[in-house]
RNA sequence: CAGACGAAAAGGCGAAGUCACUUAAAAAGUGACGGCGCAAAGCCCAGGGUCAACGGAUGAUCGCAUCCAUGACAGCCGGCUGCCGAA
Numbered sequence: 001c002a003g004a005c006g007a008a009a010a011g012g013c014g015a016a017g018u019c020a021c022u023u024a025a026a027a028a029g030u031g032a033c034g035g036c037g038c039a040a041a042g043c044c045c046a047g048g049g050u051c052a053a054c055g056g057a058u059g060a061u062c063g064c065a066u067c068c069a070u071g072a073c074a075g076c077c078g079g080c081u082g083c084c085g086a087a
Stems, first nucleotide, its partner, number of pairs: 005085002012038002017033006036075001042080003047077002049073004055068005
């Protein structure tokens, strides 16, 4: 110095929930409060997977199921990058 690893320190992010807004959406996002937790809970949707009360198709036992498009999720896996430095 680099990799692996994850004690400490300095910091970081921000679950559920509440309010407001966006949206077709009870998916999800943004802001405020909040803080479950996270060594990548940083970035990437042209890998896999998951979700969707709009749209289309098929079926149907009457409001449902499956598939497609589209949208979303990175705190599901995955890819890329990164702070610190004990054992």